[in-house]
Molecule: transfer RNA
Organism: subsurface metagenome
RNA sequence: UCGGGCUGUAGCGCAGUGGUUAGCGCGCUCGGUUCGGGACCGAGAGGCCGGCGGUUCAAAUCCGCCCAGCCCGAA
Numbered sequence: 001u002c003g004g005g006c007u008g009u010a011g012c013g014c015a016g017u018g019g020u021u022a023g024c025g026c027g028c029u030c031g032g033u034u035c036g037g038g039a040c041c042g043a044g045a046g047g048c049c050g051g052c053g054g055u056u057c058a059a060a061u062c063c064g065c066c067c068a069g070c071c072c073g074a075a
Stems, first nucleotide, its partner, number of pairs: 001074008011026004019057001028044005050066005
């Protein structure tokens, strides 16, 4: 450099595989408990799904191209 495969969703790790307002754990914030902290309990904030198009009544989900990361192969 070329070809192929996998992955990209919240601060981090992941689920969601066409149709309810996109969820779980950890973390974070507030409150309760405590003399205070941890642990525990309750509540809350935070992402429109890597980008751009396409298909569809409807797309995180299906298709195409591009970008990034990892792996395999060729040179």